[in-house]
This record gives sequence, structure tokens and C1' cells, in this order.
RNA sequence: GGCCCCAUCGUCUAGUGGCCUAGGACGCCGCCCUCUCACGGCGGUAACACCGGUUCGACUCCGGUUGGGGCUACCA
Repeated sequence: GGCCCCAUCGUCUAGUGGCCUAGGACGCCGCCCUCUCACGGCGGUAACACCGGUUCGACUCCGGUUGGGGCUACCA
């Protein structure tokens, strides 16, 4: 240099054009329970990397950018 894959709450992840005003688990916060703590119950918290395009409609499809990972070529 070429090619391929990935990017979603603090973390791990669901999502395959309309059911997403984006769900779940853990975490964190509050309340309940308990003699106390833990466990448990209820509620809350917080995310689609960025730009553009296609479409009636985009987290989802396409192009580019950025970042991460892998394969490969050159290294006279």
C1' cells in the first nucleotide's frame, strides 16, 4: 500500500427497513424488606462514533471520515 471485519447506556449485549419514544443483564441511585449487612422485591439512571446519500420511513441499506482488530504484499 491492498483486502476483510467491527463501532449501541459506565460494562457486556439484543437489533437483519416501520412493532425503537432503542430492550435485557450487571453496575450506580432511591425506596421496601431485615436487629444490622448480604440476599431479595419495586422504581429510577444512562447509549445508536461522525458526515453525506437512498427511501414515505434508517440503529438497520449505500458511500466517505475517524478509531480498533485481522490477513496479505513490498521493504534492493
Molecule: transfer RNA
Organism: Vulcanimicrobiota bacterium